[in-house]
RNA sequence: CAGUUUGAUCCUGGCUCAGGAUGAACGCUGGCGGCAUGCCUAAUACAUGCAAGUCGAACGAGGAUCCUUCGGGAUCCUAGUGGCGAACGGGUGAGUAACACGUAGGGAACCUGCCCGCGCACCGGGAAUACGCUCUGGAAACGGAGAACAAAUCCCGAUGGGCAGGAAGGAGGCAUCUUCUUCCUGUGAAACAUCCUCUUUUAGGGGGGAUGGGGCGCGGAUGGACCUGCGGUGCAUUAGUUAGUUGGCGAGGGUAAAGGCCCACCAAGACGAUGAUGCAUAGCCGGCCUGAGAGGGCGGACGGCCACAUUGGGACUGAGACACGGCCCAGACUCCUGCGGGAGGCAGCAGUAGGGAAUUUUCGUCAAUGGGCGCAAGCCUGAACGAGCGAUGCCACGUGAGUGAAGAAGGCCUUCGGGUCGUAAAGCUCUGUUGCGGGGGAAAAAAGGCAGCAUCAGGAAAUGGGUGCUGACUGAUGGUGCCCCGCCAGAAAGUCACGGCUAACUACGUGCCAGCAGCCGCGGUAAUACGUAGGUGGCGAGCGUUAUCCGGAAUGAUUGGGCGUAAAGGGUGCGCAGGCGGUCCUGCAAGUCUGGAGUGAAACGCAUGAGCUCAACUCAUGCAUGGCUUUGGAAACUGGAGGACUGGAGAGCAGGAGAGGGCGGUGGAACUCCAUGUGUAGCGGUAAAAAUGCGUAGAUAUAUGGAAGAACACCAGUGGCGAAGGCGGCCGCCUGGCCUGUUGCUGACGCUGAGGCACGAAAGCGUGGGGAGCAAAUAGGAUUAGAUACCCUAGUAGUCCACGCCGUAAACGAUGAGGACCAAGUGUUGGGGGUGAAACCUCAGUGCUGAAGUUAACGCAGUGAGUCCUCCGCCUGGGGAGUAUGCACGCAAGUGUGAAACUCAAAGGAAUUGACGGGGACCCGCACAAGCGGUGGAGCAUGUGGUUUAAUCCGAAGCAACGCGAAGAACCUUACCAAGUCUUGACAUCCCAAUGACGAGUGAGUAACGUCACUUUCCCUUCGGGGCAUUGGAGACAGGUGGUGCAUGGUUGUCGUCAGCUCGUGUCGUGAGAUGUUGGGUUAAGUCCCGCAACGAGCGCAACCCCUAUCUUUAGUAGCCAGCGAGAAAGGUCGGGCACUCUAGAGAGACUGCCGGGGAUAACCCGGAGGAAGGUGGGGAUGACGUCAAAUCAUCAUGCCCCUUAUGAUUUGGGCUACACACGUGCUACAAUGGCGUAAACAGAGGGAAGCGAGCCUGCGAGGGGGAGCAAAUCCCAAAAAUAACGUCCCAGUUCGGAUUGUAGUCUGCAACCCGACUACAUGAAGCUGGAAUUGCUAGUAAUCGCGGAUCAGAAUGCCGCGGUGAAUACGUUCCCGGGUCUUGUACACACCGCCCGUCACACCAUGGGAGUCGGAAAUGCCCGAAGUCUGUGACCCAACCGAAAGGAGGGAGCAGCCGAAGGCAGGUCGGAUGACUGGGGUGAAGUCGUAACAAGGUAACCA
Repeated sequence: CAGUUUGAUCCUGGCUCAGGAUGAACGCUGGCGGCAUGCCUAAUACAUGCAAGUCGAACGAGGAUCCUUCGGGAUCCUAGUGGCGAACGGGUGAGUAACACGUAGGGAACCUGCCCGCGCACCGGGAAUACGCUCUGGAAACGGAGAACAAAUCCCGAUGGGCAGGAAGGAGGCAUCUUCUUCCUGUGAAACAUCCUCUUUUAGGGGGGAUGGGGCGCGGAUGGACCUGCGGUGCAUUAGUUAGUUGGCGAGGGUAAAGGCCCACCAAGACGAUGAUGCAUAGCCGGCCUGAGAGGGCGGACGGCCACAUUGGGACUGAGACACGGCCCAGACUCCUGCGGGAGGCAGCAGUAGGGAAUUUUCGUCAAUGGGCGCAAGCCUGAACGAGCGAUGCCACGUGAGUGAAGAAGGCCUUCGGGUCGUAAAGCUCUGUUGCGGGGGAAAAAAGGCAGCAUCAGGAAAUGGGUGCUGACUGAUGGUGCCCCGCCAGAAAGUCACGGCUAACUACGUGCCAGCAGCCGCGGUAAUACGUAGGUGGCGAGCGUUAUCCGGAAUGAUUGGGCGUAAAGGGUGCGCAGGCGGUCCUGCAAGUCUGGAGUGAAACGCAUGAGCUCAACUCAUGCAUGGCUUUGGAAACUGGAGGACUGGAGAGCAGGAGAGGGCGGUGGAACUCCAUGUGUAGCGGUAAAAAUGCGUAGAUAUAUGGAAGAACACCAGUGGCGAAGGCGGCCGCCUGGCCUGUUGCUGACGCUGAGGCACGAAAGCGUGGGGAGCAAAUAGGAUUAGAUACCCUAGUAGUCCACGCCGUAAACGAUGAGGACCAAGUGUUGGGGGUGAAACCUCAGUGCUGAAGUUAACGCAGUGAGUCCUCCGCCUGGGGAGUAUGCACGCAAGUGUGAAACUCAAAGGAAUUGACGGGGACCCGCACAAGCGGUGGAGCAUGUGGUUUAAUCCGAAGCAACGCGAAGAACCUUACCAAGUCUUGACAUCCCAAUGACGAGUGAGUAACGUCACUUUCCCUUCGGGGCAUUGGAGACAGGUGGUGCAUGGUUGUCGUCAGCUCGUGUCGUGAGAUGUUGGGUUAAGUCCCGCAACGAGCGCAACCCCUAUCUUUAGUAGCCAGCGAGAAAGGUCGGGCACUCUAGAGAGACUGCCGGGGAUAACCCGGAGGAAGGUGGGGAUGACGUCAAAUCAUCAUGCCCCUUAUGAUUUGGGCUACACACGUGCUACAAUGGCGUAAACAGAGGGAAGCGAGCCUGCGAGGGGGAGCAAAUCCCAAAAAUAACGUCCCAGUUCGGAUUGUAGUCUGCAACCCGACUACAUGAAGCUGGAAUUGCUAGUAAUCGCGGAUCAGAAUGCCGCGGUGAAUACGUUCCCGGGUCUUGUACACACCGCCCGUCACACCAUGGGAGUCGGAAAUGCCCGAAGUCUGUGACCCAACCGAAAGGAGGGAGCAGCCGAAGGCAGGUCGGAUGACUGGGGUGAAGUCGUAACAAGGUAACCA
């Protein structure tokens, strides 16, 4: 930077990713070389080998070999004495929070072997002992005894300067002191070896020299010890710690050395919120990783320091150790043993076991570098150099290069055309890095020692020393690097990813399965997200994953964050420490700034070069190394010091307002209670009602009197006072603060404030009072499914007072305190100035609006959330949790402080658009109301559910399924069931063969299809053939009313014929969005007008279209007949006509056009005129953006899936028509506004050729016979019915009603059994107007009456149309339902059929408590007390010195004491593990109970 909270937005905020890194590990894979690197765990245990020796030029002895002049000599080896080394080098990081480390210093408080320089000196003596020998113990390790013996660079003594002490004197300094001179006392050194030479003379002579070594002193160098400032860590849920502790004194000790380091005594100090003590963690640093930096993390390799060496303690030796490969003791462990006793210490190099995710060879060499010893040669060296193993890391190289299109084969995909892998391969040409084979190369890595020569200085010379030259010798790596020749493209590529972040996509399989996943999230039949394949992308001998660190993260913010509402201001004040602090002057120089010096090891880093063919790597030079120390200078600012000032702050004087506080009095109204009187049947209670309750024992009401307690109406006010909490009748006393005016007072006295102290609503607690009203708890009554509530009737704590606790609140302005600055306007409180009164000015408060600014937005805005300064408090994702635990406080309740495990990817703020509300406002609709008629009850019809069935095919499901798809199931339809039959198929295309038919008719047969027999029978032709049809065959394929309407197209329903839905440009807003479209009017309407940061536009509305209502005109048959004529019994029947009706074309007409009133002079509304019609005239068609994953895969089309001798096709029969029941829609009724009978009148719109079918005949009738006319304004269906008239019935289950049933028929049809309609006769059921509930309709409407049509062989009470007769009512918008606009709230957005809380039940997880139990850590007290130092003693023992001796000096064993590790005992402290049971918490699939919250969430919510 990005992803992720949302429908979308902005913000806050967490989680996650992309980068770099690693001593890594794991998975897959693996050609080569160089350079690095490799037990991070068990500081666990270790088999085996090696890792420290060396010196014969210190010493004696022994042995071997060689030589010998036989005297001996030379060389080598062995153990020993002695010297040096073994304190280095190598390993590890357990311990350590410390002067351990880093850095800078200090010493007048120190040591220093080997090395360097200078100076001085070097005398004498001596035994002991090892080895060896003899004896001897023991298993061994290891010894013991004896005798004799050697030397020394072994040991001892003397002396010296020196050192220490004392005295005197001088000089210096920093208190102790340092230094110089003289004297006294004490202490106290030494070592030789090898070689050369001269000389005299052969000796034990003398001299000279060289090399190495030794002693003392002074100095240097190196190394080390000690002290100090500063620096680097977590916890305060560790707050007090400390007795050698802090200091002193000592002519005490100890040390190389200062010092309580140790001791005796004295004093009582010392450390600590600037974090002591405790606990936890940790080796420190140079540096390494990361980062722009500041920082953060780390301390492996390399380098410096420290610590440790099985655990603990101790000393010895030594220059150096309290000693990794030394010693003693104790503990644990292991091993050997003859059981008596011994041995051991890999955190050296290899290696083993174990642990673990995990880390190598029991290799080579001292060639180089370095170390030890040595004069040297040399010896030793698991230091080191090399090799081996490991892709562990970094770097380099390779796995071929060129050409090559038939774009091969093959794979994959495909729209079947093709595309892609892909110039990729093959093929051809070429190269040979690496590799393989052969050869060269004793290359470089090499200096060194040795030998020789030369030369120089000194010397008599020699040896020796310095310098140079020459020569041979020396290589673990390794026959390696490198070079040459030959050979072959031959032997060498994987891994991860491909939904977004994030580069890279398709197919198949799978079907919320298997699985993936870093976050968001994929998977429930079309998965670019799982698995596989093809393709693609990334990196490449590696690639991924995991772990860890930094980064991104400004997510702990110094650089560089915040706190009104997101997490976050302490409830308020006073105030110690601390932090910060007004103006001027002087001086200082701590901070600060500036120059110089020292240091900041090397490596590392950076820059420039150089060497390996490059690079990694290595080397050189320079820079850098923020820091610390030191020394000059400056003086503005901060600070320290001194002096002054008045503006900050305070004080004096004069005024002022106030529910500020405390105490004591006092007043009236009201409620309640008591008493008495009047008075009578109710009162009370609720939104409405009811009940509990009170009342005939007299309530309520009313009047008078009295008692008691509590609170103070009006005034009263975003008025006042107070730090906050809070404070309200009136009067008095005591008392705090504030404001104004004035300026002669003080002179920075100030601000903030961790801890601390005080105050602190309500509730609650304690003691004692008080108690009228109200009122938790409680009781009763209601409500309710329940009602431990809301409502009602009662009612106790409490509310009140005094004293004492508690210490919390949504203690809020959700806004800490103080100061300075920064537009205005307008109220108000209290002062002051001013005025005649005003206006006006000013100070201190308290409100509103608002500029700049600010803010995520909302908003804030001189009372800041603006611009700055100072100080304090607080925050760092949500939940767990303000919980657990510890501690403190409290009488208790509880309060303060305050986690973790675990879990989620969010939680949240503000604003936006919707939706919703038992929110508000306005408006509309047969929505209600007003009416009329129904449904719901009966019978029947029809559809559905359910049930049944072999099957009762399928779909439709609230409105918007249910007389719906179906405008019509006896077969067919038909999709269902049973049985039979067919398999390229009933249907389409292609191929081959055969035939000339196919078909039709007749017959047989079958349940039927299939099947068989007979009869009849193609077309065109250029005569080659072609077409067509059928049959047979093979395979591609057909076929499917099988699935998915949640894969789809198309079509449709619905909200809704509701008035809405949007866009462009502009403007506003960070943005989602807003504006326009809101507002005032008006309309049926987002219809129109006006206004307006909007101006316009589109889809909708309206209009344009059709029917209808009036008229005109054109036309006049099949329609019509007024006038004329003819004819008839009659009839437009005929001639004729087109006036009328009508038909069907074209027009007119209606537009608020006109008048009056209202309105704003508008839109528009009301009324009127005229008109057939008046304000969209009536009706229809017409359905915006969208909603419902609405309906339909069974109208059709269609993706995918499924079936393929069947889920296809076909045939017969059955079923879709079943029937206890439930529902919807209808028909017919229940009758007299009626039924029946007789006779009479008036429509419209349709249909008709496989048709409508007249008159006529016939039948009671359905119908039959017959057939005129009509492809229709001509003929037919066709009778309209209600109605009117007359008659009858007389209120009955009827002359109502017609179900059901019987008999006999008619018609259609292959066929009416399941299962048609109709007719006649007979039968004559229920039903007497319909509960709760519910429906349609506002005018030619409802109601009522008949007629027609589609479908159809036949079969409507359904559907679609048509006309006849023809009402009632609408006050109105409170309510029910639906809808629209604006507004409001919202925790909803799948949008209230939403969201969501808690108990209970179940499963899992982590955690608290818990009788206890178990092991651990560090202290404390007491006991025991090893080794060992020290002290004392030392009657026992002892070579050197003194001494003639005795003895002495000196030393030692032994013993005792102090201290003292491990161990034992004891009580507590701290932390851990575990624990029956138990507490809450978290997470889980659609469990249970309720409904708490979000809307007025249905009782506003919330805090204590």

Annotation: This is a predicted structure of a 1504-nucleotide RNA (small-subunit ribosomal RNA) from an uncultured bacterium. The RNAcentral record of the sequence draws on ENA and SILVA.